Small-subunit ribosomal RNA, central domain from an uncultured prokaryote, 349 nucleotides, folded computationally.
RNAcentral holds the full RNA, with entries from ENA.
[in-house]
Context: one part of a larger RNA
Parts: sequence; structure tokens; C1' cells
RNA sequence: CUGGGCGUAAAGCGCGCGUAGGCGGAUGAUUAAGUCUCAUGUGAAAGCCCUGGGCUCAACCUGGGAACUGCAUGGGAUACUGGUCGUCUAGAAUACGGAAGAGGUGAGUGGAAUUCCUAGUGUAGAGGUGGAAUGCGUAGAUAUAGGAAGGAACACCAGUGGCGAAGGCGACUUACUGGACCAAUACUGACACUGAGGUGCGAAAGCGUGGGGAGCAAACGGGAUUAGAUACCCCGGUAGUCCACGCCGUAAACGAUGUCUACUAGCCGUUGGGAGACUUGAUCUGUCAGUAGCGAAGCUAACGCGUUAAGUUCUCCGCCUGGGGAGUACGACCGCAAGGUUGAAACUC
Repeated sequence: CUGGGCGUAAAGCGCGCGUAGGCGGAUGAUUAAGUCUCAUGUGAAAGCCCUGGGCUCAACCUGGGAACUGCAUGGGAUACUGGUCGUCUAGAAUACGGAAGAGGUGAGUGGAAUUCCUAGUGUAGAGGUGGAAUGCGUAGAUAUAGGAAGGAACACCAGUGGCGAAGGCGACUUACUGGACCAAUACUGACACUGAGGUGCGAAAGCGUGGGGAGCAAACGGGAUUAGAUACCCCGGUAGUCCACGCCGUAAACGAUGUCUACUAGCCGUUGGGAGACUUGAUCUGUCAGUAGCGAAGCUAACGCGUUAAGUUCUCCGCCUGGGGAGUACGACCGCAAGGUUGAAACUC
């Protein structure tokens, strides 16, 4: 240096975009850098290996050969890789048409419910629990019907349904806007894939400034329970939850499964599109793109996976190397802080 792995044993970056780099479709010509071949030079001697000789043998010494797998120069070969030039359309992209969707951002609107306020009816309880009590109520509660305020969330539809790279997205209308899909053509002509650094997005909680605050609710107070109860249960309740702007950058960020390509039995459901058939139907057949459930082969330690692979392959990246110490210390970078990223050792089993 090569050789092993990463669903659950250690191990896929939370997810994109993209620089360098790596890798890359068909065909013709050319070049000859990689590659192959031949020759020459060199590759010191000793040693190793083969084969002779000398010390009585051996160690040892000594002759010859081989080897020195390398490097340089020159001649040649041209399949593959590379360079250059040309052509192509199967990869990729664009245009025209169609249609689905909680994809994103802004603005506006709506009804149900909770709470508070106001005025009315009305009277003694109401609430809560396993049972209670604290708390609420004759200063009129709970209940009931009218009005008004305000904030947050959007019942049914709703579906192993849809969309998004991931985080995630669910009332309605509207403006702007991203992506995927299907059909038939046209056009560009390898423009592709991956991606160290880099850069952007990134749940919840948390932080800063200013708003907002109905319900819920860390902390906190009280009542219970209990041996105790810094809890589970109950009555309250502040940050927070909401909005704007700016940070934070982490999650069991999970399919615990990186991305791209091709190939390899089927059956069944469902979503979106387009096609054909007839007996025109809640029809049938085949097709492309998604998404579920079973299963051939194969794989796997087993569980299981199985055309949405964990099968058979290709490309590039990331990561792993016994447990603890420890995702800690130190240093560096980032952050207002909380902390994050990178990341040891002694020692010990």
C1' cells in the first nucleotide's frame, strides 16, 4: 500500500446548491502522454539465489552465472484511457400544450368554541376528585338568553391521500412565486453525475428589541396523597406559546437505510396523467410517474429486505475500528448568552 464494513452490532453529514477534484454517451480522424513491445546504456562491489574450487568437513574464503522486477534514450504498436478536431442523439436541458397538489411568501375575509366585560332572568350552591380539600359564590356565582371585546387554533371533508430537498405544510379568497408529472412534436448537442473546502435552508426549546396575550402552561404558590412527596391528582399562575425583525444551528433532524446509473419473477390496493377497446359501464385492457401491502430468485448473523432492495453492478462523497474516561479537557473558530463545531490523553476493565 492492498484487503473489511456502515437498517438494528461501531459507522450515512439534518437537507440542498455548488468550487476544486474525481468520474463520464455513440462515432470518425489525428496524436502517441498513459499502456504494450524491441534495442542500447545504466542498475558499483559485497550480500541473497544457482553452480564450481580452497582450508581434513563446516562456518569461512574464492571463481563463474543468474538476479538487480528500476531509470534514461532511441525505434515501433494503437485496442483501451487521455489530448486535439469533426459528426451524432439514446443522457441532460429548453420551447409549445395539459392537468393535480395542506409547496412557499404577502394581503384580506369567515364561522364554531374558550375566556373576559356589559345589561336581563333567576337562587344557593357550583366546581373538582378514587375520595376530598384549597380556590369560586348572597358584594348574587353556576345555569340561561341578548350585546360587545380580544387572542389563538382551523371540527367535518381526511384517506398506510397529496405537496416539499429536508425541517415541514391542513378554514376561505386573492396577488406574486418554486418544483414535479403527462402527451406529442421541435430545438441545443454530452452541456452529465458526484462533490473536500464554501454557501444557503433548517422542528422544538432558548436569546435580543418592540408589540400582543384568549386558552394552555415550565418556574412558583396553595390543596391533597404519602413514612416523606421538592412528583403523579386538584385549584391558581409567570416566562413561553402568537406577530415583526435579528440571533441560535441542535433533535430518536429516523426509512436509525448518502447521491447518481443500469439490470433482475410476479400478485394486489391507491394517487396524478394520458392511450386503446367494446357490450358506453361504478366497464375492461395495457402504459408513464408516485405511494402502500405481500412475495420468486438473491442477499442477511438473524430479524428481515425484496423493481421504492438491505439483490446484481457503476460513479463520487461522508463515516467506523473494544467498553469506560468522553462528545469531556486543552486549543482554535462561531455565538449576546445558553452553548455549538472540531476533538484528545493519562488511567481503568